[in-house]
RNA sequence: GCCCAUGUGGUGUAAUGGAUAGCACUACGGAUUUCGGCUCCGUCAGUCAGGGUUCGAGUCCUUGCAUGGGUACCA
Numbered sequence: 001g002c003c004c005a006u007g008u009g010g011u012g013u014a015a016u017g018g019a020u021a022g023c024a025c026u027a028c029g030g031a032u033u034u035c036g037g038c039u040c041c042g043u044c045a046g047u048c049a050g051g052g053u054u055c056g057a058g059u060c061c062u063u064g065c066a067u068g069g070g071u072a073c074c075a
Stems, first nucleotide, its partner, number of pairs: 001071007010025004018055001027043005048064005
């Protein structure tokens, strides 16, 4: 350089192109408790970036970026 795969809260992981992107953990607040833990209730926080297709895009197309893998050339 070329090819392939992947990219969603702090972490992990869902979502047939179709309602307000779900669940678990973490964090925070509260209940319970003598205190703490366990348990229960609640809150915050996310689609890598730009463009396109579509009535509608996390999902499809395209360019770039990042990560991982494969491969070639030169030295």
Predicted 3D model of a 75-nucleotide RNA (transfer RNA) from a Bacteroidota bacterium. The source organism's lineage runs through Bacteria, Pseudomonadati and Bacteroidota. Its Rfam family is "tRNA". It is annotated as a transfer RNA.